[in-house]
c-di-GMP-I riboswitch aptamer from a Desulfobacterales bacterium, 79 nucleotides, folded computationally. The organism belongs to Desulfobacterales, within Bacteria.
RNA sequence: UUUCCGAAAAGGUAAACUCUGGGUAACUAGGGGGCACAAAGCCACGGGUCCGUUUUGAGCGGAUAGCCGGGUUGUCGAA
Numbered sequence: 001u002u003u004c005c006g007a008a009a010a011g012g013u014a015a016a017c018u019c020u021g022g023g024u025a026a027c028u029a030g031g032g033g034g035c036a037c038a039a040a041g042c043c044a045c046g047g048g049u050c051c052g053u054u055u056u057g058a059g060c061g062g063a064u065a066g067c068c069g070g071g072u073u074g075u076c077g078a079a
Stems, first nucleotide, its partner, number of pairs: 005077002012037002017032006035066001041072003045069003048064006
């Protein structure tokens, strides 16, 4: 220095719910709020789920990264 791993320390993010706004909707932005998280940072590549649309056949478009896998970047340094 790197990999595995995850004690400690310094920090970080922010579920449900709620207020305001955007959207046909799924959902999402900001404020409050904390369930939890060692990638719960980022990416829609594969699968799943959800929404819209369709000539209801193949499909098409969108959402979800805190559903799973994968890619990529990163804090610390005990056993």